The RNA shown here (Bacterial RNase P class A) has 379 nucleotides and comes from a Thermoanaerobaculia bacterium.
The model forms 90% of the base pairs in the Rfam consensus.
The sequence is in RNAcentral, with records from ENA.
It is recorded under the gene name rnpB.

């Protein structure tokens, strides 16, 4: 210096002023994240529902751990990927049973013969011999034997080599691999160039169906609780026609149509609900440092610090110093030189914003830093 991993850190400090929300002992104190996001998974509360048990549905699915759980972390095993840092895996079972395999291609699971290698048992055919049945030779046409080699396909029933054979074939051996018991290590997945043992049987697909194992009741803080107007409904009690209606723009009247046992109207008192309010409310399986226990997640500590609380919804404006990073330019300093430094003006600074908590995941992000693998060069 150059390419990358991505464990990852961190996400500007101070001061003035003015302005806004809580709290208050009236002096003052506190007031946004690392994701407050997305509502993806897991729970704490809460309201409602539930005898038990099955079936069907849904979700997860390698091993040990951790945790209040969790689809989440941490270690580890197999399997991929990368030179290497690292990354990535829907990673139970195809010897339970169904089923699937587009296109190509003979042939795709009880394997198969297109082209190709092989020959002469049968048959045809040709040609010699024979008086005659019928012999002989030739030919791969047709039955036949093959599965080495072409070819197709994501995928063709181990791989190389020797042998063997008409020509080949695990047909036979050597090594490779594969599959098993055993023994050794490992809590376990699994792991081994210790041992034996099979000539190999049992291809692939469960992100088809299914079988095993595990685990699941619903709505959510606008959950729920209390408090509690006005108007208008319902109830009990008392009084009780002093009402109703229709005429009318409204009082007066006026009709006598309804009501006065079936009760209009007016008091009193009780109840539900709404509107508003109070509560749930923020100290909690809570977060950080340190210390010990553990490789780590994580756990333990009468050791230290920290923690907002709005509801039409507060955490803002503005001005200022200093870091940081940029861009320009007069100058000054170091360097033989790329250049670096000082001063000077000027300019950026992301991605977002609590809404009941808490553990995850995932997604967004300017500028700055650790770490760490590979290359190049230099000393």
């Nucleotide at each position: 210096g150059g390419a990358g991993u991505g464990g990852c850190u961190u996400g500007g400090a101070g001061g003035a002023u003015c302005g806004c929300g809580g709290c208050u002992u009236c002096g003052g104190c506190c007031g946004a994240g690392g994701a407050a996001a997305g509502u993806c998974c897991g729970a704490a509360c809460u309201c409602c529902c539930a005898c038990g048990g099955g079936c069907a549905g849904c979700a997860g699915g390698c091993u040990g751990g951790c945790u209040a759980a969790c689809g989440g972390c941490c270690a580890g095993g197999c399997g991929g990927g990368g030179c290497g840092a690292c990354c990535c895996g829907a990673c139970g079972g195809a010897a339970a049973g169904u089923g699937c395999a587009a296109c190509a291609g003979a042939g795709a699971a009880c394997a198969a013969a297109c082209c190709g290698c092989c020959g002469a048992a049968c048959g045809g055919c040709a040609g010699c011999c024979g008086c005659g049945a019928g012999g002989c030779u030739g030919u791969g046409c047709g039955u036949g034997g093959u599965a080495a080699g072409g070819g197709u396909g994501a995928a063709a029933c181990g791989g190389u080599g020797c042998g063997g054979u008409a020509a080949g074939a695990g047909c036979g051996c050597a090594c490779c691999g594969c599959g098993g018991a055993c023994c050794g290590c490992g809590c376990g997945a699994g792991c081994g160039g210790g041992c034996c043992c099979g000539g190999c049987a049992c291809g692939g697909c469960a992100a088809a169906c299914c079988c095993c194992c595990u685990g699941c009741g619903g709505a959510g803080c606008a959950a729920g609780a209390c408090c509690a107007a006005a108007u208008a409904g319902g109830g009990a009690c008392g009084c009780g026609a002093u009402g109703g209606a229709a005429c009318c723009g409204c009082c007066c009247g006026u009709u006598u149509c309804c009501g006065u046992u079936c009760g209009a109207g007016c008091g009193u008192c009780c109840g539900g609900g709404u509107a508003g309010g109070u509560u749930g409310c923020u100290c909690g399986a809570c977060c950080g440092c340190c210390g010990c226990a553990g490789c780590a997640a994580u756990g333990c500590g009468a050791g230290c610090g920290g923690c907002a609380g709005a509801u039409g919804a507060a955490u803002g404006a503005u001005c200022u110093u200093c870091a940081c990073c940029c861009c320009g330019a007069c100058g000054c300093c170091c360097g033989c030189g790329a250049g670096g430094g000082c001063c000077c003006g000027g300019g950026u600074c992301a991605c977002a914003g609590a809404a009941u908590u808490c553990g995850g995941c995932u997604u967004a992000c300017a500028g700055a830093g650790c770490a760490c693998u590979c290359c190049g060069c230099g000393c």